A computed fold for a 554-nucleotide part of an RNA from an Anaerolineaceae bacterium, annotated as large-subunit ribosomal RNA, domain I.
[in-house]
Context: one part of a larger RNA
This record gives sequence, C1' cells and structure tokens, in this order.
RNA sequence: AGCUUACGGUGGAUGCCUUGGCGCAAAGUGCCGAUGAAGGACGUGGGACACUGCGAUAAGCUUCGGGGAGCCGUGCACAGGCUUUGAUCCGGAGAUCUCCGAAUGGGGAAACCCACUGCGGUAAACCCGCAGUACCUCCUUGCUGAACACAUAGGUUUGGAGGAGGGCACCUGGUGAACUGAAACAUCUUAGUAACCAGAGGAAAAAAAAUCAAAGAGAUUCCCUUAGUAGUGGCGAGCGAACGGGGAACAGCCCAAACCGAUCGAGCUUGCUCGGUCGGGGUUGUAGGACUGCCUUAUGAAGUAAAAAAUCGUUGGGUUAGCAGAAUGGUGUGGGAAAGCCUGCCAUAGAGGGUAACAGCCCCGUAUGCGAAAACCGAACGACUUCUGGCAUGUUCCUGAGUACUACCGGACUCGUGUAAUCUGGUAGGAAUCUGGGGAGACCACUCUCCAAGGCUAAACACACUUUGCGACCGAUAGUGAACAAGUACUGUGAAGGAAAGGUGAAAAGCACCCCGGUGAGGGGAGUGAAAUAGAACCUGAAACCGUCAGCUU
Repeated sequence: AGCUUACGGUGGAUGCCUUGGCGCAAAGUGCCGAUGAAGGACGUGGGACACUGCGAUAAGCUUCGGGGAGCCGUGCACAGGCUUUGAUCCGGAGAUCUCCGAAUGGGGAAACCCACUGCGGUAAACCCGCAGUACCUCCUUGCUGAACACAUAGGUUUGGAGGAGGGCACCUGGUGAACUGAAACAUCUUAGUAACCAGAGGAAAAAAAAUCAAAGAGAUUCCCUUAGUAGUGGCGAGCGAACGGGGAACAGCCCAAACCGAUCGAGCUUGCUCGGUCGGGGUUGUAGGACUGCCUUAUGAAGUAAAAAAUCGUUGGGUUAGCAGAAUGGUGUGGGAAAGCCUGCCAUAGAGGGUAACAGCCCCGUAUGCGAAAACCGAACGACUUCUGGCAUGUUCCUGAGUACUACCGGACUCGUGUAAUCUGGUAGGAAUCUGGGGAGACCACUCUCCAAGGCUAAACACACUUUGCGACCGAUAGUGAACAAGUACUGUGAAGGAAAGGUGAAAAGCACCCCGGUGAGGGGAGUGAAAUAGAACCUGAAACCGUCAGCUU
C1' cells in the first nucleotide's frame, strides 16, 4: 500500500408519520368606497424580537346573548395580576379608529412639510385643540355681463345631490399580434386567442320574431343530441353549423305617433299658425289603434325582481354562539394496555380523532333530539297600492327616415367572392305608408310567414368565497412557490425574480452533583428514562467518502 472481517465517523437515502396542499360534490353567500375603501406606514404588552390582534380608549372599551372554571394570543419562562359580585373564551350590535393611500386646504421624494377662515383654551400675542376649505357634472340662489339697444351667451357666487378609487376569477364592448401548424411559405391556421383600454354586476350578456319552417312551432339562456353530419377549405393544414329531438328554467311588458285637454312661448296677416312642457289616449300582423256612433259600471287581475312606487304587521323557516347525548370490570405480560384470557353491557350511537401498543362502553365526539336577547336572509298571508270592458261603420288619420334599399370597399355568419342570400360598418345616392313593407340562400312568379328603423325584463347558465362531506389524490426533491417568521430571506436601479428549511421522548422527566478542560468547546462519571448509539447537530440512519483493531498478500 492492497484485500477481507468487525467496530466507528461522516452523510441524510429509505421506512413510518402529518400540522399542509390538490381535486370533486352539495348547500349558502357575493360587491367595497368621500359616513374615507382596497392596500399599507408607524405605533400599541411589565420588560424585548417576529407573527397575530388592535389604534393615542391601541393583544383592547360598551352593551346584549351563549358558557361555567379557569385566565392574562403564539414562539417561552419570570415578575405582577384578574376571576362564581361569573373572568378568559364564542357570537350579535355599537364606540374608538394616528398617518399615508381616490386622498380631496396647498405642496410633496407616500406614510412628511406649510397654510387660510371660524370657534375654543388664556386678558392679549405666540402656541395648542376642534370644524371647514380639492376638482368635475346636474339642480338651485344671488351678483355681473359681450358681439348687439333690450336680451342672451359667458363670468362669478349660495345651498343641495352625484361622480372619482379598488376588486382573484367570471362578464360586455373597443383596439388587436406573433411564435406556431401547414412537416418550407404567401391565402389559411394559431385567433378575434394573448395583451392593452373602457365599463358593469353579483352575476353579466341575450330576450318577447320584419324568427324559423313547409306538418306547423311560438322570447332569451344553458346542458345532451343532431354531428365531426351539411358545408367551408392553397378543397391543403384545418375550420365547422343549423333544422329537428330530449331536458333545466319559464313571464311577459312599456313607449313614439294619430286624437283630446291644460299651460307656456314665438311669428305676425289680432285670430290663426307653429313649437315646447305636462296630463289623458294608445302599442299590433287571422293587422292594430285614433276619429264617429251604441251598450255597460261590475267583475276580475297584478304588485315592491321588470311592466309605478313606499311602508308595516303576523306566522313559520334558515344563518351568525351553543345544549343534552347510552354502555366494563377483572386478570396478567409489559415502562406503559386500548393486545391476550375471563366476564358483562349499549347501540336510531361499531363515522372519526385522542389517550404511555390496537378502546363501541376513558375523553372529544357520533346517531338522535333541542336552542337566539340582537342582526341578517328568503317565504307565505294580511294591511296597503295600482289597473280595467264590449260591439259596429267607414272614404279619413296614425303605426319609429337620411331609415329601408342600391353601388363601391370592408367585417360577421360553417360560408376564404363564390350562384352568395342573411346580418353589419364606411363613402355616395336615396324610397313606400296598409291597395304598405321584410323574409323563405342569386333572381322571377305563386304560396306561406312576419311587421325593421324606440325601450325594459326574473329564473335556469359563469366565477370566487364560506360551511359540510368525500377521494383506486400527494406525503416533505412529492403536494401550492410556501406543512417551518413565505411571496419571507436573498438578488435586481427597476419592472421583476425568488429559495432552502418538518419529526427527542408517552411525559422535559431537557442530565442535580463530581471530574478533565481556557470560569471554553467537547468529553468522562453520576442521575432521568423502556431506551441516551432517543442528549436537543436529537425517530429510522442506506451508499459514496474517511478511519481504528485484527488477519492475509507484497
């Protein structure tokens, strides 16, 4: 030096565990904000750091309920206190709530600086305290005031109301890529996706046919299907319906106009016309309504989620704290019984968790039954409120105009210009008025069907959160980035990036005392413990790697 056995060191794999994650289902809840939000800064404890809570009333104050013996949050002990005159704790409702932040008196390098007005503290000044003082829009009150004489516009002002900002995902609209695929690439695809912008809500959007269809159906939305079909497509890659059928949920309405009335204004040919506002009327396609004439005043319907809008009461239910809740002993091994053996009991409860190993009967629970002073949610009923009918005649009037439609150029539809209808935007032109108009995939005829150019509308459907339950989901290089002071430490000027890190033991019983040592580190005794090769660098403790004793070889 090599090989081998044994024993160690190092290291942290593996096994076991779970405080944490992931997914699904059901039920419920769903906006916050100038009454100052979301999010933060700084403080706040007897002493000090981090987290949590809270706000100069600062781990808290008041009150109403629950609860019943301990408590002063966690990592952690000490000191000092509170509590059956009911604390701590849990829930409802209030109070307080520094500074920044839309941030709003002005400024500003966020959490800071500097003001004005009024009132108060003192007799006054300084200083301090309280309140107000941003901008925009609308309504309103005065003052003023052009072109242009009156006036108007405009300016300024009093009072009132609203807006502003935030929100994971979901929703609507506007703008709108590229990598990629086509095995290259240009039409195409990715994709109307990502991203950006604007806006809204607890949902949003859509919605009561100028729709489909060819028997007729009868708003919208969502799911299954039709169907990867019909189509579309450098007919490549790909894209991709509808009718119909089955379900979920169901709900329909209001204006404009004709006509009538009131009121105000303007024009002037001073008794007409036009216009504004308000009220009545009226709302549809087998056309409807107005006007005119006739009959009838009683019945019914609806409603606070639309079609108008408030409020209250009663009843029962639910949410936000909780309560009751059955039944086993012995023996014996062991450190420890819940294991073994013997012997009982409960069960509308043998789900689950804990307890020194594996407990229906030890504890928490479970089945089952019960419970709210206060706040909130939704329901039914009532109060209350609102509305109202029919017939007939006809020449007359009304029924949404720079609209429909056409041309050119775009976009959306399964539809890439194609035979290209339909919907929709820009530019130009530009109708009809019920004997009217649109559609049925060029176009025409016939037939059928519907009534555009105004508006509102719950539910079924999306997402997030809360609670409960479940898992042929993970088990610390997994599962969230995060089981631990994690969006922390750290990196970056910044946008942003972003970790590692779990396990003593049943219980700290966490090694009193002695010895070596630097009043060390570390170790040896002693003691605790079932175990200390469980000693905090702590369960198990693999391998690489490093040693020690011994044997063999050289």
Its mean pLDDT, the model's own confidence on a scale to 100, is 83. It matches the Rfam family "Bacterial large subunit ribosomal RNA". Rfam links the family to the GO terms structural constituent of ribosome and ribosome. NCBI's taxonomy places the organism under Bacteria, Bacillati, Anaerolineae, Anaerolineales, Anaerolineaceae.